Predicted 3D model of a 90-nucleotide RNA (Bacterial small signal recognition particle RNA) from Flaviflexus salsibiostraticola.
RNA sequence: GGCUCCCCACGUGACGCCACCUCGUAUACCGCCCCAGGGUCGGAAGGCAGCAAGGCAAUACGGGCUCUGGCGGGUGCGUGGGGAGUCCUC
Repeated sequence: GGCUCCCCACGUGACGCCACCUCGUAUACCGCCCCAGGGUCGGAAGGCAGCAAGGCAAUACGGGCUCUGGCGGGUGCGUGGGGAGUCCUC
């Protein structure tokens, strides 16, 4: 110096899991918006509170993963370091 093997570190890829994101379903009240009807105040115009319905949010469950982030190892590659064996050379 070459070759083989082992260990470690870094980088990168794949895989797995989780999250983000997205879709669907569910939720009477303890969220918001808007509030038919009805109620209430008023001489009236109108006002007030506000159930149902609807929308948004939130939560739970299930599905989807392309991107993004995190984690993991009997995963792949590259680089560097350490160790063992062997061969060659001085």
Taxonomically the source falls in Flaviflexus (Bacteria, Bacillati, Actinomycetales, Actinomycetaceae).